[in-house]
């Protein structure tokens, strides 16, 4: 210099003008004044909590949810460190990464056979036959072929003619031995050596009640309903002629409760922020010290201008001029994550190449 690999951070500024919203204030009232006002994802609402209501005596089943190891957390499906397996020349980067001799299924095409198999083929014996060659009985599974995979590979002996049928390497399995909390390493004995799939049932193992700030509480007007209670006198209706007596609606009054609108609290001091200190490889943790950082509710954080910063594009030898652009997207109870979007840009450690000194 160039190509990349992990990570960290910004996310335009200044001024002036007109607005909004909240909190404190001066005022009788109108109306000032001062000071707070979006994000790294406020997004998706995917996980895990707090809180708040319902429901529950214990346990169990179902169903759901994770799934190497060891730790951090209030919790987790997040995080760190590490084992393994796979990729890269490397820095690094990926992984639902328990069990397939508990059952059940399934393996597409192709092929004889994906569960127990022999298509071509090798070999040994009889019969026929001059021989080739054919036919019955047996043995094998090296070679060919088929497929993503054909029962452990390569090489040598070994044999009738093959075979771990036996020996050296290598791979897997299991025992033992050391070594690490562990996942798992290493070494060493044993010929022990019949696929794959469990993001198919399904078996272990942990963990799991439902709902969700429209949760959930308070306070409450008109008018409209529920309920009790009294009044009803010469003056309202009803039970089918008519009087009276009950009785029952309507009306008046008074009390009680629930519910719409609406307004109040949950609602922002919080597993919180920042500096340092000590423990820890690290995720964190504990200690000091210092700080308040948005609370709307149809929903506020906004618009104009000017000036500068950055990017492209045209002109021009250049200084410099015009003209475009300047990103993802915007709180709504409130935390931890985690996934997705992002215009430009700043920085740190590291790796692999060329070149110079």
């Nucleotide at each position: 210099c160039a190509a990349g690999u992990a990570g960290a951070c910004c996310g335009g500024g200044u001024g002036a003008c007109c607005g909004c919203u909240c909190g404190c204030u001066u005022u009788a009232a109108a109306a000032g004044g001062c000071g707070g006002g979006a994000g790294g994802a406020a997004a998706g609402u995917c996980c895990g909590a707090g809180c708040u209501c319902c429901g529950c005596c214990g346990g169990g089943c179902a169903g759901g949810a994770u799934g190497c190891u060891g730790g951090g957390u209030a919790a987790c499906g997040c995080c760190c460190a590490g084992g393994a397996g796979g990729g890269g020349u490397g820095a690094c980067c990926c992984u639902a990464c328990g069990g397939a001799a508990a059952g059940u299924g399934c393996c597409a095409c192709a092929g004889a056979a994906a569960c127990a198999u022999a298509c071509c083929g090798c070999c040994c014996c009889g019969g026929c036959u001059a021989a080739a060659g054919c036919c019955a009985g047996g043995g094998c599974a090296a070679g060919g072929g088929u497929g993503a995979a054909a029962u452990g590979g390569u090489g040598a002996g070994g044999u009738a003619a093959g075979a771990g049928c036996u020996c050296a390497c290598c791979a897997g399995c299991g025992g033992c031995u050391g070594g690490g909390c562990g996942a798992c390493c290493a070494g060493u004995c044993g010929g022990c050596u019949g696929g794959g799939c469990a993001a198919a049932c399904c078996c272990c193992a942990u963990c799991u009640g439902g709902a969700g700030c429209a949760a959930g509480g308070c306070c409450a007007a008109a008018u409209a309903g529920a309920g009790a209670g009294a009044c009803g006198a010469a003056a309202a209706g009803g039970a089918c002629g008519c009087c009276c007596g009950g009785c029952c609606u309507a009306g008046u009054c008074u009390c009680u409760g629930g519910g719409u609108u609406g307004g109040c609290c949950g609602c922002u001091u919080g597993a919180c922020c920042c500096u340092g200190a000590u423990g820890g490889u690290a995720a964190c943790a504990u200690c000091a010290g210092g700080g308040c950082u948005a609370g709307a509710u149809a929903g506020a954080u906004g618009g104009u201008c000017a000036c500068c910063g950055c990017c492209c594009c045209g002109a021009c030898u250049u200084u410099u001029c015009g003209g475009g652009g300047u990103a993802c997207a915007a709180a709504a109870c409130u935390c931890g994550g985690c996934u997705u979007a992002c215009a430009g840009g700043u920085u740190u450690a590291c790796u692999u190449g060329g070149c110079u000194g």
Predicted 3D model of a 357-nucleotide RNA (Bacterial RNase P class A) from a Dehalococcoidia bacterium. Model confidence (mean pLDDT): 76 of 100. It is recorded under the gene name rnpB. Its Rfam family is "Bacterial RNase P class A". By type it is a ribozyme. Rfam's curators write: Ribonuclease P (RNase P) is a ubiquitous endoribonuclease, found in archaea, bacteria and eukarya as well as chloroplasts and mitochondria. Rfam links the family to the GO terms ribonuclease P activity, dimeric ribonuclease P complex and tRNA processing.